[in-house]
RNA sequence: GCCUCGAUAGCUCAGCCUGGUAGAGCGAACGCCUCGUAAGCGUUAGGUCGCGAGAUCGAAUCUCGCUCGAGGCU
Numbered sequence: 001g002c003c004u005c006g007a008u009a010g011c012u013c014a015g016c017c018u019g020g021u022a023g024a025g026c027g028a029a030c031g032c033c034u035c036g037u038a039a040g041c042g043u044u045a046g047g048u049c050g051c052g053a054g055a056u057c058g059a060a061u062c063u064c065g066c067u068c069g070a071g072g073c074u
Base pairs, nucleotide, nucleotide: 001073002072003071004070005069006068007067010026011025012024013023020057028044029043030042031041032040050066051065052064053063054062
């Protein structure tokens, strides 16, 4: 230098191909239960979807550029 993959909630990840309300588990707060604690159950909060631009009525999703990480080729 070139190629491939990845970046989404505090953590681990799904969703992307096939554009149309941003999700799950764990964790946190609160509540129920209990003499109490743990476990169990319920509710709630938590997101510029890595950054910028483009096309589109509409982008996490498509196109282009960039940054960072992992792997490969030379």

The prediction has a mean pLDDT of 85. Transfer RNA from an uncultured Bacteriovoracaceae bacterium, 74 nucleotides, folded computationally. It was read from a public genome assembly. Its Rfam family is "tRNA". It is annotated as a transfer RNA. Gene Ontology term of the family: triplet codon-amino acid adaptor activity.